RNA sequence: ACGUGCUCUGGGGUCGGUGAAAAUCCGAGCCGGCGGUAACAGUCCGCGACCCGCACCUCGGUGCGGUUGAUCUGGUGCAACUCCAGGACCGACGGUCAAAGUCCGGAUGGGAAGAGUCUCG
Numbered sequence: 001a002c003g004u005g006c007u008c009u010g011g012g013g014u015c016g017g018u019g020a021a022a023a024u025c026c027g028a029g030c031c032g033g034c035g036g037u038a039a040c041a042g043u044c045c046g047c048g049a050c051c052c053g054c055a056c057c058u059c060g061g062u063g064c065g066g067u068u069g070a071u072c073u074g075g076u077g078c079a080a081c082u083c084c085a086g087g088a089c090c091g092a093c094g095g096u097c098a099a100a101g102u103c104c105g106g107a108u109g110g111g112a113a114g115a116g117u118c119u120c121g
Base pairs, nucleotide, nucleotide: 002121003120005117006116007115008114009113014028015027016026017025029102030101031091032090033047034046035045036044042089043088051066052065053064054063055062056061071087072086073085074084075083093105094104095103
């Protein structure tokens, strides 16, 4: 240094109007997981969560595969779709007196991954 084991950490965000009824509509706000990168990223590349299929299963799950949203213009610079200025855009599933990124729920779950640490190799 790497591997392995263990421990801990590991997602944010609302007000007003209309209405019988909306934190869901309308208006105006607000939010942004993890790793990578010539330089700091919701929009680049990849990963995770959700969902689907197949196989296995001690029926708790496990493994493999698939699906999976959205950015432009100008500036600085050796280097930036990452910074600065301006303008856009995107957001699983189920629920709900009425349609949800923001409310409730699966979830005191799972998890990319990060930090720490002991023995051993």